[in-house]
RNA sequence: CCAACUCUCGCGGGAGAGGCCGGGGUUUCGCCCCCGGCGCCGAAGGCGCAACCGCCCCGGAAACGCUCAGGCAAAAGGACCGCGACGGGCUG
Numbered sequence: 001c002c003a004a005c006u007c008u009c010g011c012g013g014g015a016g017a018g019g020c021c022g023g024g025g026u027u028u029c030g031c032c033c034c035c036g037g038c039g040c041c042g043a044a045g046g047c048g049c050a051a052c053c054g055c056c057c058c059g060g061a062a063a064c065g066c067u068c069a070g071g072c073a074a075a076a077g078g079a080c081c082g083c084g085a086c087g088g089g090c091u092g
């Protein structure tokens, strides 16, 4: 210096499920907040099994499962994918 991988940051894309019911608060209305209730979703996170992987003592492990958390109009968030960078780490 270049490349790959990864972390961080930015941009774009990004699913599912009640704009549910009752009470209270606020309000012009709606939204919103709190409490209670039933029904749902899974792609923040978390947990579990395990195919598989490894340095095989023991570890790492999913988009599978559970739904504690979170979510069920919009907004926000969102696993994951793509592009980018003054960058950090590791390897060649």
Stems, first nucleotide, its partner, number of pairs: 002092002005089003008085006018038001020037006039072003045068001046066003052060003
Molecule: Glycine riboswitch aptamer
Organism: uncultured Phenylobacterium sp.